Bacterial RNase P class A from Vallicoccus soli, 374 nucleotides, folded computationally. The model forms 97% of the base pairs in the Rfam consensus. The gene name in the source record is rnpB. NCBI's taxonomy places the organism under Bacteria, Bacillati, Actinomycetes, Vallicoccaceae, Vallicoccus. Model confidence (mean pLDDT): 77 of 100. Rfam family: Bacterial RNase P class A. The family's RNA type in Rfam is ribozyme.

[in-house]
RNA sequence: CGAGCCGGCCGGGCGGUCGCGUCAGGGCCCUUCGGGGUCCUGCCGAGGAAAGUCCGGGCUCCACAGGGCAGGGUGGUGGGCAACGCCCACCCGGGGUGACCCGCGGGACAGUGCCACAGAGAGGAGACCGCCGGGGGCGCUCGCGCCGCCGGUAAGGGUGAAAGGGUGGUGCAAGAGACCACCAGCGGCCGGGGUGACCCGGUCGGCUCGGCAAACCCCACCCGGAGCAAGGCCAGACAGGGGACGUCCGAGGGCUGCCCGCCCGAGUCCCCGGGUAGGCCGCACGAGGCUGUCGGCAACGGCAGUCCGAGAUGGAUGGCCGCCGCCCCGCGCGAGCGGGGGCACAGAACCCGGCUUACAGGCCGACUCGUCCG
Numbered sequence: 001c002g003a004g005c006c007g008g009c010c011g012g013g014c015g016g017u018c019g020c021g022u023c024a025g026g027g028c029c030c031u032u033c034g035g036g037g038u039c040c041u042g043c044c045g046a047g048g049a050a051a052g053u054c055c056g057g058g059c060u061c062c063a064c065a066g067g068g069c070a071g072g073g074u075g076g077u078g079g080g081c082a083a084c085g086c087c088c089a090c091c092c093g094g095g096g097u098g099a100c101c102c103g104c105g106g107g108a109c110a111g112u113g114c115c116a117c118a119g120a121g122a123g124g125a126g127a128c129c130g131c132c133g134g135g136g137g138c139g140c141u142c143g144c145g146c147c148g149c150c151g152g153u154a155a156g157g158g159u160g161a162a163a164g165g166g167u168g169g170u171g172c173a174a175g176a177g178a179c180c181a182c183c184a185g186c187g188g189c190c191g192g193g194g195u196g197a198c199c200c201g202g203u204c205g206g207c208u209c210g211g212c213a214a215a216c217c218c219c220a221c222c223c224g225g226a227g228c229a230a231g232g233c234c235a236g237a238c239a240g241g242g243g244a245c246g247u248c249c250g251a252g253g254g255c256u257g258c259c260c261g262c263c264c265g266a267g268u269c270c271c272c273g274g275g276u277a278g279g280c281c282g283c284a285c286g287a288g289g290c291u292g293u294c295g296g297c298a299a300c301g302g303c304a305g306u307c308c309g310a311g312a313u314g315g316a317u318g319g320c321c322g323c324c325g326c327c328c329c330g331c332g333c334g335a336g337c338g339g340g341g342g343c344a345c346a347g348a349a350c351c352c353g354g355c356u357u358a359c360a361g362g363c364c365g366a367c368u369c370g371u372c373c374g
Stems, first nucleotide, its partner, number of pairs: 001370004006365005012324007020045002023042008047345001051356002054354005059227004066260004071223005076090005091105001092103004106218002111216002113212003128157002130153005136147004165183006184208001186205008231281004240272006252264004288307008325343005330337002
């Protein structure tokens, strides 16, 4: 210098002006004296994803009594965390020269099922071609060739994503783990390393046993339901009528969808008709951010210091102007110039931790490969 790989961060800045929302102060008006309306002034006022609502929690209510079934989820190991399907480190498998990346990564000798097309055969399988043996027929240049039948054979061909160890040899009519050596793989035992997944070495064995569990299923572990329209308080309005079941022989309800079991229990449910749809709390200090230091490979944790000024409820955070920054177009050989255009994705609604998705442009750091120079 070129190409690449990984991580972190920013995501327009300053000023003016008009407008919107919460809060504080003040003026005026109204008041049922609780407060309300309006105007002025001042402070503050979206994000890295506020998004999708996909996981996990906090919080709230269901009377904290459980057990079983059903259902859902997770799935290498160790650790982190409030918890997780998240994060970190490692193992195994795959890809890359490499930095590094990818993996829905338990079990296919518990059972069932599936494996399209092609192919003879997709299972503990298979004779289509070929090879070999037997006997038969035909031809014959008497070496043999061809045709069909019976049998053997998984070496070779062919089909396929996949045909069930590989190479060499012995063997055989031809062949075959039938046997042997080496290698790969599987299983048992022993030794060593590691917390562990697992790795390394030795020895023995039968020779090899297909794939799919994001098919049912099996195993291990986890999971109560509903959600801030949760839930609580205040104020206000109305008009009742009819029916069903029941008051200990108990309706109905709660504990998880069902069952058992437990508990509450005198009212409950349905239909018609009528009324209201206002305010306050929850609600902004929390598993919180930043800095330093210590422990740890890291995720993260301990300690110390420091900081914390959105809170709407038909839902505020926007428009315009000026200067600057960046990008594009135009002019110029060029330093540059002036004019025009653009600056993404998107916007809180109880709050956190994640994941995923969207994103103009830019900054910083670590590392790898190639070429050249020293």